[in-house]
This is a predicted structure of an 85-nucleotide RNA (c-di-GMP-I riboswitch aptamer) from a Clostridia bacterium.
Lineage of the source: Bacteria > Bacillati > Bacillota > Clostridia.
It was read from a public genome assembly, where an Rfam model found it.
């Protein structure tokens, strides 16, 4: 340095759920909480995937299509702490 992590140490993050708030929704943010996590850090305006469907489109209608809205705790990419085997 690369890989690896069923060991240790120092720290870190925070699922569900609850409350508040923003949002059409998905979802975000704050507080509580703690299921878990060695990248559960960053990247969604350019890799794939997933969610939503306001506006728009189609339709007599029910409904369907559609992302420039979201998800990084799905894979991926980038960076990175520690070092027993």
């Nucleotide at each position: 340095c690369c890989a690896c992590g069923u060991a240790a140490a120092a720290g870190g993050c925070a699922a569900a759920c609850u409350u508040g708030u923003c949002g059409a929704a998905a979802g975000g943010c704050a507080a509580g909480g703690g299921c878990g996590c060695a990248a559960a850090a960053c990247u969604a305006a350019a890799g794939g995937g997933c969610c939503u469907a306001a506006a728009g489109g189609u339709g007599u209608g029910a409904a369907c299509c559609c992302a420039g809205g979201g998800c990084a705790g799905c894979c991926a990419g980038u960076u990175g702490c520690c070092g027993a085997a």